[in-house]
Context: one part of a larger RNA
RNA sequence: GGCAUUUGGUGGAUGCCUUGGUACCAGGAGGCGAUGAAAGACGUGGCACGCUGCGAUAAGCCAUGGGGAGCUGCGAGCAAGCUUUGAUCCGUGGAUUUCUGAAUGGGGAAACCCCCUCGUAAUGAGGAUCAUGUACUGAAUACAUAGGUACAUGAGGCGAACCCGGGGAACUGAAACAUCUAAGUACCCGGAGGAAAAGACAUCAACCGAGAUUCCGCUAGUAGUGGCGAGCGAACGCGGAAAAGGCCAGUGCCUAGAUAAUGAUAAGCAGAAUGAUCUGGAAAGUUCAGCCAUAGAAGGUGAUAGCCCUGUAUGUGCAUAAUCAUUGUUUAGGCCUUGAGUAGGGCGAGGCACGAGAAACCUUGUCUGAAUAUGGGGGGACCACCCUCCAAGCCUAAAUACUACCUGGUGACCGAUAGUGAACAAGUACCGUGAGGGAAAGGUGAAAAGCACCCCGGAAGGGGAGUGAAAUAGUUCCUGAAACCAUGUGCCU
Numbered sequence: 001g002g003c004a005u006u007u008g009g010u011g012g013a014u015g016c017c018u019u020g021g022u023a024c025c026a027g028g029a030g031g032c033g034a035u036g037a038a039a040g041a042c043g044u045g046g047c048a049c050g051c052u053g054c055g056a057u058a059a060g061c062c063a064u065g066g067g068g069a070g071c072u073g074c075g076a077g078c079a080a081g082c083u084u085u086g087a088u089c090c091g092u093g094g095a096u097u098u099c100u101g102a103a104u105g106g107g108g109a110a111a112c113c114c115c116c117u118c119g120u121a122a123u124g125a126g127g128a129u130c131a132u133g134u135a136c137u138g139a140a141u142a143c144a145u146a147g148g149u150a151c152a153u154g155a156g157g158c159g160a161a162c163c164c165g166g167g168g169a170a171c172u173g174a175a176a177c178a179u180c181u182a183a184g185u186a187c188c189c190g191g192a193g194g195a196a197a198a199g200a201c202a203u204c205a206a207c208c209g210a211g212a213u214u215c216c217g218c219u220a221g222u223a224g225u226g227g228c229g230a231g232c233g234a235a236c237g238c239g240g241a242a243a244a245g246g247c248c249a250g251u252g253c254c255u256a257g258a259u260a261a262u263g264a265u266a267a268g269c270a271g272a273a274u275g276a277u278c279u280g281g282a283a284a285g286u287u288c289a290g291c292c293a294u295a296g297a298a299g300g301u302g303a304u305a306g307c308c309c310u311g312u313a314u315g316u317g318c319a320u321a322a323u324c325a326u327u328g329u330u331u332a333g334g335c336c337u338u339g340a341g342u343a344g345g346g347c348g349a350g351g352c353a354c355g356a357g358a359a360a361c362c363u364u365g366u367c368u369g370a371a372u373a374u375g376g377g378g379g380g381a382c383c384a385c386c387c388u389c390c391a392a393g394c395c396u397a398a399a400u401a402c403u404a405c406c407u408g409g410u411g412a413c414c415g416a417u418a419g420u421g422a423a424c425a426a427g428u429a430c431c432g433u434g435a436g437g438g439a440a441a442g443g444u445g446a447a448a449a450g451c452a453c454c455c456c457g458g459a460a461g462g463g464g465a466g467u468g469a470a471a472u473a474g475u476u477c478c479u480g481a482a483a484c485c486a487u488g489u490g491c492c493u
Stems, first nucleotide, its partner, number of pairs: 001492005007486003015478001016443002020414002022411007029403002031158002039100003042055003046078002050074002061094006070082003105114003115127004129155009162193001163191005173180001177227001203210002214241005224232002245395003248339001252335014268316003274289003278285001290307002292296001298310003344368008354380001375390005430437002450477001453464004
């Protein structure tokens, strides 16, 4: 030095665990905001770094309902206190709520700076813009109008998806590419609601008839459309879900308020039944003998508990304070006589499954332009007959879509390189001028019983002693693989 093996170190795989995730289901809620939101800054504790809570009344104040012995958040410590005259805690209602932020007195490099008016002994109150309405004023310019001023009411901003409208790509596919496709998708803008939109036939059908809209299953990848390529792609009719019809001067509908009745919603409360033996550190395990069950869901407890604890089945409670729903009564407001620059036509576009096609139908930029129920629209060019309906006014629940949020539940979903990026002071640390990017990091033990005391050492650390079932469970502490580094022994050189 090598090989084999032993004992250690290092390291943190594996096993086991789960506070966290994830997907879905049911129910709720579907908004918050000038009465100042969402989101923040700065403060706030006896000692106070982070998180949480709160706001100069600052881990809190008041009232009320619950509850019943401990309490002063995570957070363990010390100090000082509170509490059966009912604290802490939970529910409901109220008070306070600095500064920034739509931010709104003016400014501004957000959380800062600087003003005006009214008023008080003092603390204070008000002052943005736009829209609508009312009143007063008021030019050029006589009446007026524009403009100005005051007051009242409203708006503004934020929020995950769903919805409606206005705009609107390209990659891609066509095995290239231009019509076409992707796609009216992504994205931008505006607007609304708990849903939105649509909706009560100028609809279909076919000589029989149906009877608003929406959604689902079929019809059907059919009929069609299409450089008849790639592709796109109905309707009639049938079966279901849900059903509701009304109004335009009134016996009506819609909206809002008031009031009465009924019902629902909180924190909560009660809630059955087991003992011994053995092993063990510990019994819920073993053995023996019982019990309850409208409760043998689940979790915890020193190993695996229906009967130990929390619970579970079931029953019960609520101020009538608040909110909501339904119904009735009542008050106020809104809705204006059948729809003309409309239907139709020309030109140009768009939408309809339908690419100008034989292209009806719907919408309309532009130019035109009827009839008036003795009338008009449609039935896929167009004409006739026939059938059917009545445009150019308005409202309308349910079935349907979605889930940021709340409650409960489920999983041949994950189990710390997985599952959210995040089980931990995570959108943190850190990186970037910025938009933005973005981690790592869980486990002592049943209980800290977290090693008094002695010894070596400056300390770190270690040796005894002690705790514990275990200390090779001693604080990055369960298990503790491999690489890697040592160590003892054997063999070979």

RNAcentral holds the full RNA, with entries from SILVA. Predicted 3D model of a 493-nucleotide part of an RNA (large-subunit ribosomal RNA, domain I) from an insect metagenome. It matches the Rfam family "Bacterial large subunit ribosomal RNA".